[in-house]
RNA sequence: UAUAGCAAAGGCGAUGGAGUUCGCCUGAAUCGCCACGCCGCACUUCGAGGCGGGCUGAUGACUCCUGGUUGCCG
Numbered sequence: 001u002a003u004a005g006c007a008a009a010g011g012c013g014a015u016g017g018a019g020u021u022c023g024c025c026u027g028a029a030u031c032g033c034c035a036c037g038c039c040g041c042a043c044u045u046c047g048a049g050g051c052g053g054g055c056u057g058a059u060g061a062c063u064c065c066u067g068g069u070u071g072c073c074g
Stems, first nucleotide, its partner, number of pairs: 009026005016065006032055003036052004041047001
């Protein structure tokens, strides 16, 4: 110095914060959906990928706050 193990501490779960809880990770966990158009790989077909286009949601789950959107009433 590197690797392995253990401990401690922490981190993550498609847009912010907090509480509770669940799962996952130890340098990883994590980084949504549609196949509509084009490209090109493969190819009987199906299919994978890239680019473009379109769509849902501030939660992993529950609750609250903040922000945003829509409708109605005052």

Model confidence (mean pLDDT): 77 of 100. Fluoride riboswitch aptamer (crcB RNA motif) from an Acidobacteriota bacterium, 74 nucleotides, folded computationally. The organism belongs to Acidobacteriota, within Bacteria. Its Rfam family is "Fluoride riboswitch aptamer (crcB RNA motif)". Gene Ontology terms of the family: response to fluoride and positive regulation of gene expression. The sequence was found by an Rfam model in a public genome assembly.